[in-house]
RNA sequence: GGGGCCGUAGUUCAGCUUGGAAGAAUGCCAGCCUGGGGCGUUGGUGGUCCCGGGUUCAAAUCCCGGCGGCCCCA
Numbered sequence: 001g002g003g004g005c006c007g008u009a010g011u012u013c014a015g016c017u018u019g020g021a022a023g024a025a026u027g028c029c030a031g032c033c034u035g036g037g038g039c040g041u042u043g044g045u046g047g048u049c050c051c052g053g054g055u056u057c058a059a060a061u062c063c064c065g066g067c068g069g070c071c072c073c074a
Base pairs, nucleotide, nucleotide: 001073002072003071004070005069006068007067010026011025012024013023020057027045028044029043030042031041032040050066051065052064053063054062
């Protein structure tokens, strides 16, 4: 220098192909339980969907550019 994949909750990820209400697990907080803690259980708490622009009635999702990570070629 060229190419591929990835970036979504504190963490690990699904959702993207086929545009239409942002989710799961875990964590955290509180109640129950316990002598206390843990486990268990109930409720709550969670997000500029990496950034900017475009298309569209509508974008996490499609298109363009940028940034970052991993890998391949040279």
Transfer RNA from Candidatus Haiyanarchaeum thermophilum, 74 nucleotides, folded computationally.
Model confidence (mean pLDDT): 82 of 100.
The organism belongs to Candidatus Haiyanarchaeum, within Archaea.
It was read from a public genome assembly.
It matches the Rfam family "tRNA". From the family's description: Transfer RNA (tRNA) molecules are approximately 80 nucleotides in length. It is annotated as a transfer RNA. On this family, see Hou, Trends Biochem Sci 1993: "The tertiary structure of tRNA and the development of the genetic code".